[in-house]
Transfer RNA from a Bdellovibrionales bacterium, 72 nucleotides, folded computationally.
RNA sequence: GCGGGGUUAACUCAGCGGUAGAGUGUCAGCUUCCCAAGCUGAAGGUCGCGAGUUCGAAUCUCGUACCCCGCU
Numbered sequence: 001g002c003g004g005g006g007u008u009a010a011c012u013c014a015g016c017g018g019u020a021g022a023g024u025g026u027c028a029g030c031u032u033c034c035c036a037a038g039c040u041g042a043a044g045g046u047c048g049c050g051a052g053u054u055c056g057a058a059u060c061u062c063g064u065a066c067c068c069c070g071c072u
Stems, first nucleotide, its partner, number of pairs: 001071007010024004018055001026042005048064005
């Protein structure tokens, strides 16, 4: 230098162009003599960044940053 994959909640990861989700974790309540476990609920997101297309973009297009793999 070229090619491929990845970047979404605190962590691990889903997510057909049409309200961003799960598990774990955190907090509160229920339960228990107490703890743990269990049950219920809640909080928590510039979807790496910038632009474009579109009525509408995490999703499509272009540029760019970082990480991983391969080629030269």
It matches the Rfam family "tRNA". From the family's description: Transfer RNA (tRNA) molecules are approximately 80 nucleotides in length.
The sequence was found in a public genome assembly.
Lineage of the source: Bacteria > Pseudomonadati > Bdellovibrionota > Bdellovibrionia > Bdellovibrionales.
Model confidence (mean pLDDT): 83 of 100.